[in-house]
RNAcentral holds the sequence, with entries from ENA and SILVA. Small-subunit ribosomal RNA from an uncultured bacterium, 1476 nucleotides, folded computationally. Its mean pLDDT, the model's own confidence on a scale to 100, is 84. It matches the Rfam family "Bacterial small subunit ribosomal RNA". Rfam links the family to the GO terms ribosome and structural constituent of ribosome.
RNA sequence: AACGAACGCUGGCGGUAUGCCUAAUACAUGCAAGUCGAACGAGAAAGUCAGCAAUGAUGAGUACAGUGGCGCACGGGUGAGUAACGCGUAGGUGACCUGCCUUUUAGUUGGGGAUAACAGAGAGAAAUCUUUGCUAAUACCGAAUGAGUUCGGCCAACCUGAGAGUGGCCGAAGAAAGAUGCCCUCUAUUUAUAAGGUAUCGCUGAAAGAAGGGCCUGCGUCCGAUUAGCUUGUUGGUGGGGUAAUGGCCUACCAAGGCGACGAUCGGUAACUGGUCUAAGAGGAUGGCCAGUCACACUGGAACUGAGACACGGUCCAGACUCCUACGGGAGGCAGCAGUAGGGAAUAUUGCGCAAUGGGGGAAACCCUGACGCAGCAAUACCGCGUGAGUGAGGAAGGACUUCGGUCUGUAAAGCUCUGUCAGUGGGGAAAAAUGGCACUCCGGGUAAUAUUCGGGGUGUUUGAUGGUACCCAAAAAGGAAGCACCGGCUAACUUCGUGCCAGCAGCCGCGGUAAUACGAAGGGUGCAAGCGUUGUUCGGAAUUAUUGGGCGUAAAGCGCGCGCAGGCGGAUUUGUGUGUCAGGUGUGAAAUCUCGGGGCUCAACCCCGAAAGUGCGCCUGAAACUGCAUAUCUAGAAUACUGGAGGGGGAUGGGGAAUUUCGUGUGUAGGAGUAAAAUCCGUAGAGAUACGAAGGAACACCGGUGGCGAAGGCGCCAUCCUGGACAGUUAUUGACGCUGAGGCGCGAAAGCGUGGGGAGCAAACAGGAUUAGAUACCCUGGUAGUCCACGCCGUAAACGAUGUUCACUAGUUAUUGGGGGUAUUGACUCCCUCAGUGACGCAGCUAACGCAUUAAGUGAACCGCCUGGGAAGUACGGCCGCAAGAUUAAAACUCAAAGGAAUUGACGGGGGCCCGCACAAGCGGUGGAUUAUGUGGUUUAAUUCGAAGCAACGCGCAGAACCUUACCUGGGCUUGAACUCCCACGAACCUUGCAGAGAUGUGAGGGUGCUCUUCGGAGAAUGUGGUGAGAGGUGCUGCAUGGCUGUCGUCAGCUCGUGUUGUGAAAUGUUGGGUUAAGUCUCGCAACGAGCGCAACCCCUAUUGUUAGUUGCCAGCAUUAAGUUGGGCACUCUAAUGAGACUGCCUGGGUUAACCAGGAGGAAGGUGGGGAUGACGUCAAGUCCUCAUGGCCCUUAUGUCCAGGGCUACACACGUAAUACAAUGGUCGGUACAAAGGGAAGCGAACCUGCGAGGGGGAGCAAAUCUCAAAAAACCGAUCUCAGUCCGGAUUGGAGUCUGCAACUCGACUCCAUGAAGUUGGAAUCGCUAGUAAUCGCGGAUCAGCACGCCGCGGUGAAUACGUUCCCGGGCCUUGUACACACCGCCCGUCACACCAUGGGAGUUGUUCUCGCCUUAAGUCGUGACCCCAACCGCAAGGAGGGGAGCGCCUACGGUGCGAGCGAUGACUGGGGUG
Repeated sequence: AACGAACGCUGGCGGUAUGCCUAAUACAUGCAAGUCGAACGAGAAAGUCAGCAAUGAUGAGUACAGUGGCGCACGGGUGAGUAACGCGUAGGUGACCUGCCUUUUAGUUGGGGAUAACAGAGAGAAAUCUUUGCUAAUACCGAAUGAGUUCGGCCAACCUGAGAGUGGCCGAAGAAAGAUGCCCUCUAUUUAUAAGGUAUCGCUGAAAGAAGGGCCUGCGUCCGAUUAGCUUGUUGGUGGGGUAAUGGCCUACCAAGGCGACGAUCGGUAACUGGUCUAAGAGGAUGGCCAGUCACACUGGAACUGAGACACGGUCCAGACUCCUACGGGAGGCAGCAGUAGGGAAUAUUGCGCAAUGGGGGAAACCCUGACGCAGCAAUACCGCGUGAGUGAGGAAGGACUUCGGUCUGUAAAGCUCUGUCAGUGGGGAAAAAUGGCACUCCGGGUAAUAUUCGGGGUGUUUGAUGGUACCCAAAAAGGAAGCACCGGCUAACUUCGUGCCAGCAGCCGCGGUAAUACGAAGGGUGCAAGCGUUGUUCGGAAUUAUUGGGCGUAAAGCGCGCGCAGGCGGAUUUGUGUGUCAGGUGUGAAAUCUCGGGGCUCAACCCCGAAAGUGCGCCUGAAACUGCAUAUCUAGAAUACUGGAGGGGGAUGGGGAAUUUCGUGUGUAGGAGUAAAAUCCGUAGAGAUACGAAGGAACACCGGUGGCGAAGGCGCCAUCCUGGACAGUUAUUGACGCUGAGGCGCGAAAGCGUGGGGAGCAAACAGGAUUAGAUACCCUGGUAGUCCACGCCGUAAACGAUGUUCACUAGUUAUUGGGGGUAUUGACUCCCUCAGUGACGCAGCUAACGCAUUAAGUGAACCGCCUGGGAAGUACGGCCGCAAGAUUAAAACUCAAAGGAAUUGACGGGGGCCCGCACAAGCGGUGGAUUAUGUGGUUUAAUUCGAAGCAACGCGCAGAACCUUACCUGGGCUUGAACUCCCACGAACCUUGCAGAGAUGUGAGGGUGCUCUUCGGAGAAUGUGGUGAGAGGUGCUGCAUGGCUGUCGUCAGCUCGUGUUGUGAAAUGUUGGGUUAAGUCUCGCAACGAGCGCAACCCCUAUUGUUAGUUGCCAGCAUUAAGUUGGGCACUCUAAUGAGACUGCCUGGGUUAACCAGGAGGAAGGUGGGGAUGACGUCAAGUCCUCAUGGCCCUUAUGUCCAGGGCUACACACGUAAUACAAUGGUCGGUACAAAGGGAAGCGAACCUGCGAGGGGGAGCAAAUCUCAAAAAACCGAUCUCAGUCCGGAUUGGAGUCUGCAACUCGACUCCAUGAAGUUGGAAUCGCUAGUAAUCGCGGAUCAGCACGCCGCGGUGAAUACGUUCCCGGGCCUUGUACACACCGCCCGUCACACCAUGGGAGUUGUUCUCGCCUUAAGUCGUGACCCCAACCGCAAGGAGGGGAGCGCCUACGGUGCGAGCGAUGACUGGGGUG
């Protein structure tokens, strides 16, 4: 895009078409083929009229029926069969037929015998039948005639490709029918008639035409080879028969043929065509309506009649089915039109009319016609029209959304002004009608004729189913007339709510797991519109079967290799032919359809006219290049001869040495062998080792090489024999002998099989030992088939260059093998050219890319093979081969939406290279063991609130839970609420106090009025109480809806961009490479050039120093004191502001003259001096809704809020992080020194007094360089302890206290006395640290009423080690592989278990189709027919001729029977497969 469609929702009108695609299933009822009296005989009745009646007339020569003629073979239906001369197309018929029609021609003479109807008799239920008698014809039969016809014979010539045709003569055979009208010229009777005449219609013979048919032929006409051979009337001939006619069409005999890979036979499917749909075309699909052909008519068989049939509405027989029956027997055939049942997703009225067109009959009128013309039903399709038009903003109401402002629906509605198509009402009203008949009339033919009549013309009259339809007019009235699908992308159209991987959607991708533009609804929108969607089917897109117009190295695809029949293709020249080819002409290619141009319905659909087209086939004429064929030649292809060398080419025979093993003998002694390490194993019965000797089998080191040979498989010691091929050189010969190659034939690794040998080593299976969770493996010790030989089979491999064979052409460079030539040379080497091979690189070109590139995957030619999504499956079944294993050929059901190739970016690797890091190593000190503290898990609990979860949760949020905090639990309360805003009322606020209660709270008493304005009434602000509703509140959920903040990789050196360039593209380049660096730091090179975020630097502290400034700081010198205490001073220290300084700047060497590196000088400091702050693009849906903010959801007398008490502090246990220790580098006691950085007003708190002590009293000083916390501690000096569970260690517990606080019971810290646990340096494992670092020592601060072993800071003392980068971990760069991309915590294979699905085998069972053989044989044709019967002719008769029948014979449908073949269904059990 289309449809003979169906289904869902919806539905106003008209026109034109179309309408059982299924059950060729069965059919009730009606109709669909009759007509002719002008062929013939016979011939009613009712009724009416006359009549008294009988009867007559009319009805009426009508109806019914019969004989006869023509028709019934057309028209109409259907598509079952048929793969065929069935159809299409073009021809043939010299092998034929043709009723009616047209033309021409010749006739139409004279006789005969019957028979239906009818009447009588009879049988039967009926259908129907029998018999006797009568009768007519255009029915039937003789006779006559025979122009022409047919047949036979003879003669002659022409013609044809041919047997056609044409002329003459003789002989034979064979025709007919009348009817009607008119007339009287002739004839005969005689006022008129017919036997006469005439006209028309008939009849007979013949010739032609038109139209129709029969038969034959070329070409075309579906699928299957898992159908490869078929055929006996088969193929041909001769004779005969048959037919309209050819022919094995049939028959007898003879011959043995015929068809087939160019697809016979068999199986499946199917009516064919013009056309139709689609498509740019070529094609593909299709054959409904219309038209041409064929076939069929309940199923099968058969003939009759006829011009024509083997006959839809005829006959006979058989069968199935239905109906009637008196059971004896009969009747029937809608695939005609309607209609019914059934089937089905599905397809209409038991209508009107012959008015038109057409057909049959008739002289005609006319009759018949379910053909046809019309109407009815159906949105089934196409076409047309309408459902209103204009105006109308307070942008109404309603609805929907909302950021609450508004926006959309929306000029849409209402309202106002118009119009009147369609439908409805009323009125008018066509065309389709022309014929024909009759009447009148004109002309002509014909005639004896002004008859009739025939032909033509004119006038009048008559005929409409549709239908009062089309069309026209009038009045009224916006009145009666819009839906369907869709809105994630493809694909035009978006929001809200509901739902929550549910319900559902879905053409493909896919949507749905609480914010769904994808489900459902709504609002809005988009598209089409009396329709819209869905389903089905066909074509297209699909170059996705590729002729046009594809491919095969890696995506599917080159047979493992060769030889070669058929086939296909084929070098140069000449001549001929004209097969193919080309050109012109001509015939045909039906009509309709399509296209174009006109025309008619108001337009269109539709219809009419004309043209063109129909790419095809036939015929005629021509051309001769190419192709084919024939002919004659040629040498460039191919082959042969000669010469020469190379070679693991093949086959056979013989020979050789090294090595392994075994055996013998000797020497010799304890091990050997084996492995990562072992063990099994061998060995004191003498191994292994070593020496000599022997046996046997297999394989041939070095040479040896991208070297050689071969078609491939493959081929490697030496010699000999036989033998194939290739190559080079040179001349000669043949003369296209060539290439490819379906089938076919041969060769064909390894393994395997058969028979017979052989067997050293190796070695499937097997055994043992190890390894391991296991180890039916890898490793070890053994070891059998096999490996070897001969003969035979198998026929496959990643049989690979994953690249078929042959030929030609198309830049080069280089290496090498085998020949030849040249230059040079004494010669070898070298150099140059060339032929044949084998490699590497590379241009053009090709390729999806990778890559290929004279050895093509380039450009062309020829031929063969093969491919068409993945799986199922190279499987099943069938065939062929094989001893078997198996090989070969080779599907389907079902299932998936992918499978696959090449390349790209990442990620990953028990891949590689380079480099870095307390990463390892080298060291120091720890953790893991103990006790305690603290956090977590778990458990417990009314609650033990919540979060954090490898590193990167666990002394984390918590810089401090007794109440509070607090979010948890129990109990008691409140409900506009504890806190916020607005409104109303009242009271200022506020202060003191009683009672009840655990408290919240409840209830009392007392005091007290302020500020601002004022019109003096009051109002307002602030605040409290009560009330109403808007609204509050939520540490409730979602960190996977979010913002912000943070962790981590990682202070790792990376992450990107613009332009350019390369690539089809993803992408690449830059950013890679050589160096160098802490660094993508710098440098050099480079199709890149630049830039950004990172690095570094700029900032802070610290190390040196200058200047400025000296109080609360400092004190060298002067004075003074117990004391920098005071005077004085600001030099020093210090303080805190601003500067300087360091930059590889200088030197030497290395390096590429660079970057840079090493060393040195100077310097307080040297190569980023040390430390901090600073964290790129991003990753982890990392963490946090319980800091805060926030979308959505949820609660609202509770998930909010207030209060008391409890809990977060529990305790069998497990883990993390710390503290303290285990002691002598120590503990205890006494003494003596030296810091830094901080804090302090509800604070730090001195001196002094007091207590053993925590502390208490006290209260100077200090908002701090001034006072205070504050004592620094390790250290140092001395004493003691002497290796013990101790004078170590301090847990735990008892007692007594202190402090804070409303309150230390659950549950604080500290002090004193007493107690004195574990612990003696810590398993596997594991952490930190590279210098003022580790270790060790103390001090301060935040939080805080109190509570610090934690955290954050501060200083004191102060080490050891780093060879180095193999390894572990993490990271960076380059490279490589990848089937990964959620990215190795990836992906993924197979068995087993379960469920479902389709399928193979299967003892069988069952159905269907077909071949063949046999039996039986209806009807019927043909043959026969000695028996029976018979009107026409002959005959005087008998009888004959002739005809018919019974019977018999051939063939044969249905039926029966037997073997076999194909296909299907089903089947216990069983095999594999698919999906989950």